A computed fold for a 1481-nucleotide RNA from a metagenome, annotated as small-subunit ribosomal RNA. The sequence is in RNAcentral, with records from SILVA. Model confidence (mean pLDDT): 84 of 100.
RNA sequence: AGAGUUUGAUCCUGGCUCAGGAUAAACGCUGGCGGCGCACAUAAGACAUGCAAGUUGAACGAACUUAACCAUUAGUUUACUAUUGGAGCGGUUAGUGGCGGACUGGUGAGUAACACGUAAGCAACCUGCCUAUCAGAGGGGAACAACAGUUAGAAAUGACUGCUAAUACCGCAUAUGCCUUGAGUAUCACAUGGUACAAAAGGGAAAGGAGCAAUCCGCUGAUAGAUGGGCUUGCGUCUGAUUAGAUAGUUGGUGAGGUAACGGCCCACCAAGUCGACGAUCAGUAGCCGGACUGAGAGGUUGAACGGCCACAUUGGGACUGAGAUACGGCCCAGACUCCUACGGGAGGCAGCAGUCGGGAAUAUUGCGCAAUGGAAGAAACUCUGACGCAGUGACGCCGCGUGCAGGAAGAAGGUUUUCGGAUUGUAAACUGCUUUAGACAGGGAAGAAACAAGACAGUACCUGUAGAAUAAGCUCCGGCUAAAUACGUGCCAGCAGCCGCGGUAAUACGUAUGGUGCAAGCGUUAUCCGGAUUUACUGGGUGUAAAGGGAGCGCAGGCGGUGCGGCAAGUCUGAUGUGAAAGCCCGGGGCUCAACCCCGGUACUGCAUUGGAAACUGUCGUACUAGAGUGUCGGAGGGGUAAGCGGAAUUCCUAGUGUAGCGGUGAAAUGCGUAGAUAUUAGGAGGAACACCAGUGGCGAAGGCGGCUUACUGGACGAUAACUGACGCUGAGGCUCGAAAGCGUGGGGAGCAAACAGGAUUAGAUACCCUGGUAGUCCACGCCGUAAACGAUGAAUACUAGGUGUUGGGAAGCAUUGCUUCUCGGUGCCGUCGCAAACGCAGUAAGUAUUCCACCUGGGGAGUACGUUCGCAAGAAUGAAACUCAAAGGAAUUGACGGGGACCCGCACAAGCGGUGGAGCAUGUGGUUUAAUUCGAAGCAACGCGAAGAACCUUACCAAGUCUUGACAUCCUUCUGACCGGUACUUAACCGUACCGUCUCUUCGGAGCAGGAGUGACAGGUGGUGCAUGGUUGUCGUCAGCUCGUGUCGUGAGAUGUUGGGUUAAGUCCCGCAACGAGCGCAACCCUUAUCUUUAGUAGCCAGCGGUCAGGCCGGGCACUCUAGAGAGACUGCCAGGGAUAACCUGGAGGAAGGCGGGGAUGACGUCAAAUCAUCAUGCCCCUUAUGACUUGGGCUACACACGUGCUACAAUGGCGUAAACAAAGGGAAGCAAAGCUGUGAAGCCGAGCAAAUCUUAAAAAUAACGUCUCAGUUCGGACUGUAGUCUGCAACCCGACUACACGAAGCUGGAAUCGCUAGUAAUCGCAGAUCAGAAUGCUGCGGUGAAUACGUUCCCGGGUCUUGUACACACCGCCCGUCACACCAUGGGAGUUGGGAAUGCCCGAAGCCAGUGACCUAACCGAAAGGAAGGAGCUGUCGAAGGCAGGCUCGAUAACUGGGGUGAAGUCGUAACAAGGUA
Repeated sequence: AGAGUUUGAUCCUGGCUCAGGAUAAACGCUGGCGGCGCACAUAAGACAUGCAAGUUGAACGAACUUAACCAUUAGUUUACUAUUGGAGCGGUUAGUGGCGGACUGGUGAGUAACACGUAAGCAACCUGCCUAUCAGAGGGGAACAACAGUUAGAAAUGACUGCUAAUACCGCAUAUGCCUUGAGUAUCACAUGGUACAAAAGGGAAAGGAGCAAUCCGCUGAUAGAUGGGCUUGCGUCUGAUUAGAUAGUUGGUGAGGUAACGGCCCACCAAGUCGACGAUCAGUAGCCGGACUGAGAGGUUGAACGGCCACAUUGGGACUGAGAUACGGCCCAGACUCCUACGGGAGGCAGCAGUCGGGAAUAUUGCGCAAUGGAAGAAACUCUGACGCAGUGACGCCGCGUGCAGGAAGAAGGUUUUCGGAUUGUAAACUGCUUUAGACAGGGAAGAAACAAGACAGUACCUGUAGAAUAAGCUCCGGCUAAAUACGUGCCAGCAGCCGCGGUAAUACGUAUGGUGCAAGCGUUAUCCGGAUUUACUGGGUGUAAAGGGAGCGCAGGCGGUGCGGCAAGUCUGAUGUGAAAGCCCGGGGCUCAACCCCGGUACUGCAUUGGAAACUGUCGUACUAGAGUGUCGGAGGGGUAAGCGGAAUUCCUAGUGUAGCGGUGAAAUGCGUAGAUAUUAGGAGGAACACCAGUGGCGAAGGCGGCUUACUGGACGAUAACUGACGCUGAGGCUCGAAAGCGUGGGGAGCAAACAGGAUUAGAUACCCUGGUAGUCCACGCCGUAAACGAUGAAUACUAGGUGUUGGGAAGCAUUGCUUCUCGGUGCCGUCGCAAACGCAGUAAGUAUUCCACCUGGGGAGUACGUUCGCAAGAAUGAAACUCAAAGGAAUUGACGGGGACCCGCACAAGCGGUGGAGCAUGUGGUUUAAUUCGAAGCAACGCGAAGAACCUUACCAAGUCUUGACAUCCUUCUGACCGGUACUUAACCGUACCGUCUCUUCGGAGCAGGAGUGACAGGUGGUGCAUGGUUGUCGUCAGCUCGUGUCGUGAGAUGUUGGGUUAAGUCCCGCAACGAGCGCAACCCUUAUCUUUAGUAGCCAGCGGUCAGGCCGGGCACUCUAGAGAGACUGCCAGGGAUAACCUGGAGGAAGGCGGGGAUGACGUCAAAUCAUCAUGCCCCUUAUGACUUGGGCUACACACGUGCUACAAUGGCGUAAACAAAGGGAAGCAAAGCUGUGAAGCCGAGCAAAUCUUAAAAAUAACGUCUCAGUUCGGACUGUAGUCUGCAACCCGACUACACGAAGCUGGAAUCGCUAGUAAUCGCAGAUCAGAAUGCUGCGGUGAAUACGUUCCCGGGUCUUGUACACACCGCCCGUCACACCAUGGGAGUUGGGAAUGCCCGAAGCCAGUGACCUAACCGAAAGGAAGGAGCUGUCGAAGGCAGGCUCGAUAACUGGGGUGAAGUCGUAACAAGGUA
């Protein structure tokens, strides 16, 4: 620091995802040791048990106990033991009293608040213990616990009577100081005021204890300090406006009360304030901070542990005591819950430490010790302390260590893989040597303790010794991102997956194995936070088309604001001071063996406050200016607005005339109108609406918008001038106004047009497009609505930044006079430089460079929807979510493909012609059906007389039956034989099988070769599967003119250019031009053939002339000609004319056998169709192996209701038949072609000359021409089908051959829709030959004979090429894609209702308790001689008051018959709305 993912590819926008770090974590697999930390995040749920706050006998009485001592009695001889009494050193402690239980410890429910943080203030306050200072403690009194007795109760707990002490309680005295009142004085100050002094009056204290004593500890009043608290204030502190108004003690005042103290804190009265868009109130969420995590930082998230503050202690309320509490381990009351109970009544509060149940994915021991640190009480010893120090559990985290080290190649075995050679695991192991950290055993053994004693940890850390490699490695991943790959299994299954995605028989993606990568006592996963994400943009984003400019204007608040001078100092800058706790972070040291961890020191804490200074900028005050802005004067332009009036053309209607059968409408029609007279035409009239031409990227207006003419009223802009004001400005949240069309309300109006509606068409349908009608509406007046692709998809204002060229309104100068040139201000367009932009494009009218203000955006869908609210008569508008779902959605441009887009061009593509097919019969192929089998393949063109150039057996792959198993065929091995082969016989449907006979070669004599039999296993074999695993071959677009590359250039890039353009061609053929210049594969040419000539050669070919002849080129002879087959020539737009651009080229002509490629053939670019073929062949993988292989016989491929393709023969007279005549070319021939002759009606047969062929033969060419006949008929046409008899081939013609003769003589009289071929020696027609082949062509491939018609032309159909255009297509239109309906699932809105929670309000009830009143009842201290008083209390009453009850609303959930739309699903249904002019833009 980035990466993956939208596309065929590209750039951009934009989301999603990943790599990093972190955690109070949890889960899975695994687990050796130690150190330091951390450990209920959920139920502030409920809690058994134990402990967590006591201490003080030196405050006090009392009780119990008791050393030593004295006395007494008993056992007894003293001594000793025991009893009783006195006195008593001590010890223990229930109670009274004091101090402490307000600290420590826990938790985060509540709290959006002066709660917290920070900085200040209190002249408005308190402060126990502690420190310092001053002063003091005299003298009395009355009780109550304990205790004793009686008594109630189950208990808890009391009641009554009696006795008693104090540092407990109460008077009195004293007090210059203290408190209250207070005439004043001085001084200070910060507003009320403070301080000091102060005459006078009033008020107010005390306690003792220990000790022989000294003295110590206490007590009282006061002052000051310290510490701790209380209160007030500035600033900061989450989300929601779909929460906009809130507030009656509310805001303020006066007075009184209350408090430590200020204060509506409380009360009475008075006033009506106070808070709020700078967000009040309400709702939701939340303890706050130092800090922690992350980040480059700014920020974002967080508040466990440690530290500070706050709040709470089962829920709610309340006070008491006290220095301090409204009190976690105190009290009272109410509620819920739990426990005890004798049912009357009582007890309790783990959010202290352990622990239990529950909840949960999940969080520890009912441990040891007060040794240390700290705390409470005490004079102290000491006591208490689940604070704390330690130990235990947990890989929960961080840190450290170990699981060995060195040597060791036969590169062992085994595993995996393999191209079988090897490779890898791998120096890894074995083996040899060494070491011992941790662990084990044994011995020693701390520091932590300053100071006498006292060590939980702990026999721990640590040290030493002994033995031995011994006891110690896993987890994830290996398609890309992302380091690391192979095999097998599986076969869209099982599964994986963070994103993209993988899996449908060769999976580096699933599972396993081997190998490898990474980390390591851990490794992965899940969850959460930050980062990456500049993806909320302060640093640091955008808004023409990607999401995003408000429809427009005016304008309050707010924000921003021209020039000069002067003052102030709020912002700003700077110095100083205070503070910013400690811990943490950072830096430097130090201590644990290191580290984590701990200790010390220093920075820092970017902040806040106070104060001194500066004055440029902002601000503010004052003063001045004129460049911004405005006013005045003069002038012209304009569909600017409102109202009234006027006008002509046209449509329609009415009246009248003329006139007659149609009109109208459409792609074509029909509905409609018309003989009751339409349409057309003429004249007159009525009425409404709109204003042709002018008219223009021209004008005006803020936008919407504005168009005949005239008048009235009226707004704004502009130019000139420079007289006036003197910053008066810009923007503008809310607000107000305007705002097309449609729509709504009321009243008019209504010619034309025209939603709805009706009819007619179209159509599969047609609730549409088209047509005929037609109502709202459109028009006017008034009032609503408030939205539009309200668009320049571009907010307003100001300034600056090259030019060029139009147009519109004004002005100036010069020249000149219908004007021209130059300059200038305002508007409106186009082109274009810089710059900007993803590109397209924008470019002084910015989307450039800057400034100010407003509005808006943050992935697609859900959705501009739901709910709520506001507005509206309604329609609806404005505001405006979420759940859920996807990994994209999108912009611009590129290359293709496509278009019922365009332009140009070509082709038997159409047209013009000729002949066919489709109808009949037959042949042949296919489908279908049938069958034991009808083997398989080919499927639009480009399958279908195709593979098959030829199925009776064979072929043959199919079926039935029989038979073989190393095999019918190949190689190798062992063994035997001498054969192989031929023949005979038996058997069989045949093969198979059985028997018999004859029978090898070479030799160096060892054997070798060959062949056969038997055997064994490697293997053979497969027309079995996959043409979607392949090679090769082929078809097709298409013999169409295209397809590319190098370098350069342009573009961010995909790509473009070249290859486009103007001509031309059959052609990317050539020429010209051009940021291109060249090149390659194609085109053409080179090749074959044909047409002419020359030459060479002359047999088997030929015969002009000569001779012979049996009259046949037969012979001699000749090679002139034909011909044959070699070599050449010839044609190149070469020549002429015209056109064209002086080109390429085209048109015409001459000559020529042939003329513009002369005709024909071979030749098939890059590629497309997963096109065809595994059955020509080859081949990967899979499958079969006594069978899916091999052999044999028979059958089948030849079936037959039917459908289609391709052909043949016909339907006849341009013909059929008969007779006798004429003319080819190209081929074939030895298992062959066969002459002549003879026989047969014939197919043929017999015989067999000749010929391996320019010699012989096939071989007759036919159409044609001539003559004759038939005369338009199902015929003398046509020949199917059938019968009989034959011929030939062949082992064999039944299934199932061809041919012959005779007889029979079907359909068919020119073929519907539709469709095919052909442009010249072509179509049509006529025959001939060949391949295959024993035989079997109407097919195929060739050959020649006769021999046409037509082409105006490119509008249309089909196919193709080039350019261009649109695109939402790229599997590329056989594309993409929309909506309803049906089914399943999911979330959600409404919903009669039902139910639960929350915060309030009103009323009722009113506990405890404070306060107030009352107090007839009660009362020890003081006064009084007494009576009584003072003072106090119980009780009662009242205000307030928690819980509770009632009521109607508000709000948030849950749930619900039914219902609405939405989303997602496999290949459902119906249509085809959108994307191309998407077929109605």